[in-house]
RNA sequence: CGCUGAGUUCCGGGGCACCACGCGUGCACCGGGAGCCGGGGAACCAACUCACCUGGGGUGAAUCUCCCGCGAGGCGGCCACCGUCGUGGAGCGGGAGUAGGGCAGGUCGUGCCCGAACCCGUCAGCUCACCCGGUAGGCGUA
Numbered sequence: 001c002g003c004u005g006a007g008u009u010c011c012g013g014g015g016c017a018c019c020a021c022g023c024g025u026g027c028a029c030c031g032g033g034a035g036c037c038g039g040g041g042a043a044c045c046a047a048c049u050c051a052c053c054u055g056g057g058g059u060g061a062a063u064c065u066c067c068c069g070c071g072a073g074g075c076g077g078c079c080a081c082c083g084u085c086g087u088g089g090a091g092c093g094g095g096a097g098u099a100g101g102g103c104a105g106g107u108c109g110u111g112c113c114c115g116a117a118c119c120c121g122u123c124a125g126c127u128c129a130c131c132c133g134g135u136a137g138g139c140g141u142a
Stems, first nucleotide, its partner, number of pairs: 001140004008034006015027004035135006045125001055123001056120004064097007074087005100114005
């Protein structure tokens, strides 16, 4: 300087360090604003039928489908026992795609990449007033 992202900016306090010693500069911490972001929360609307399986929800682009391998609890058969066979499929690993998202170029319809992770805790549709929280992290070039 640039990319992703809400993640920027201002004021005050004392602390440490430096100095041209100036209500100076820098760093981290504490507190308070602005801006941006997210959650909860009426009326109206939506939803509110049964069975099986299964709690449900949030941030985020990060959802969903198929294939291969491993395979828990459960169920059934055999067995004196140890075990064994079948069924079933939570979850895990790998692969191919995909809803969706980003960057560059460009105004034509290209190229490259992502398609994660985490949180709440049995609870939440939307939602005025109102209430609460976040303001990071990661990466690239010189």